[in-house]
Molecule: Bacterial RNase P class A
Organism: Acidimicrobiales bacterium
């Protein structure tokens, strides 16, 4: 100098004018209640003044907790979540430190990281065969068979590749049942051996642990997928501030009073008897006729609308926190100029609390600080 990695932070400032929400104070149009009067108490429009008013994510509503109501003896089944280890935390699927695996030259980054040797299932295409595997090309001719030759015979030799043996090499595939070498064989093969790799058992040492290092034994060589079912371990009751509490109109239910009681077929209508009230007539403390008998008022409980609480040093319940101007600050562009410098224009993202808190995730113009790595150059 260039290219990167990690962590932390800011995310416009000052002043003026206008405007909005909340709250306090002042002035008070006006209204309500009590009261014999005098008077007292409460609410309060408009206006004036003071104080105060979004974020790092207020967002998504993903995890957890507080708070509230409902349910609940204990245990189990079902269902769901989580899943290497240790710690932190009220708790978490969060955070910190580590282990293992993967990536990067490196700083460092990423991981949906229990069990596939409990069982079931799946493994596209290609391929002969995809999991107690398989034989397309290929290799073999030991054994059996067929043909031929030699031989007195036992048998020997040659050929074929029908039965058969094999899995070294080729080929397919993401993956083909360890690798290299020697031996071995008809050809071959952990078939045997040496070394290497893996797996499993045991032992020693280190670590709280995940795990690491070493030794030894066993030819054990055993594929992948659990974000397929499943198994194992741990945890989990449900709903949410439209929770919930409280005050409580109107209508209606229930009870009571005033002027409507009884009978009939259980009910309604109707009818009958009686009662009451109004009016009319007569011979007027009575009799007759006729009309009507519906509603009004009070009280109690639950509870709807609605109000208040829940609710916070922002705090609504249709949602306030904004706009303009001037100067300045980052940043960008242009012009002038001898490099110093000067001038002009532009210019600040994502986004907006709604019960609260701890996290996670997502969005974000521009900028600042610190630590570290690699390459090149100079000394």
């Nucleotide at each position: 100098u260039g290219a990167g990695c990690c962590g932390g932070c800011c995310g416009g400032g000052u002043g003026g004018c206008c405007g909005c929400g909340a709250u306090c104070g002042g002035c008070g149009a006006g209204g309500g209640c009590c009261c014999a009067c005098c008077g007292g108490c409460c609410c309060g429009a408009c206006c004036c003044g003071g104080u105060u008013g979004a974020g790092g994510a207020a967002g998504g509503u993903c995890g957890g907790g507080g708070c509230u109501c409902c349910a609940c003896a204990g245990g189990g089944c079902a269902g769901g979540a989580u899943g290497c280890u240790g710690g932190c935390u009220a708790a978490c699927g969060g955070c910190c430190a580590g282990u293992c695996g993967g990536g990067g030259c490196g700083a460092c980054c990423c991981g949906c990281a229990g069990g596939a040797a409990a069982g079931u299932g799946c493994c596209a295409c290609a391929g002969a065969g995809a999991a107690c595997a398989g034989a397309c090309c290929g290799c073999c001719g030991a054994u059996g068979g067929c043909g031929g030759g030699c031989g007195a015979g036992a048998g020997c030799c040659c050929g074929c590749a029908c039965a058969g043996g094999c899995a070294a090499g080729g080929g397919u595939g993401a993956a083909a049942c360890g690798g290299u070498g020697c031996g071995g064989u008809a050809a071959g093969a952990g078939c045997g051996c040496a070394c290497c790799a893996g797996c499993g058992g045991c032992c020693u040492g280190g670590g709280c642990g995940a795990c690491c290092a070493g030794g030894u034994c066993g030819g054990c060589u055993c594929g992948g997928c659990a974000a397929a079912c499943c198994c194992c371990a741990u945890c989990c009751g449900g709903a949410g501030c439209a929770a919930g509490g409280u005050c409580a109109a109107g209508c209606g239910c229930g009870g009571g009073a005033c002027a409507u009681g009884g009978g009939u077929u259980g009910c309604c209508c109707g009818c009958c008897c009686g009662g009451c009230g109004g009016c009319c007539u007569c011979g007027c403390a009575g009799a007759g006729g006729u009309c009507g008998c519906a509603g009004u008022c009070c009280c109690c409980a639950g509870g709807u609308a609605g109000g208040c609480c829940g609710c916070g040093u922002a705090g609504a319940u249709g949602g306030a926190u904004g706009g303009c101007c001037a100067c300045c600050c980052a940043g960008g562009c242009c012009c002038c100029g001898u490099c110093a410098g000067g001038g002009g224009c532009u210019g600040g993202a994502c986004a907006g609390a709604a019960c609260c808190c701890c996290g996670c995730c997502u969005a974000c113009a521009g900028g600042c600080c610190g630590g570290c790595u690699c390459a090149c150059c100079g000394u």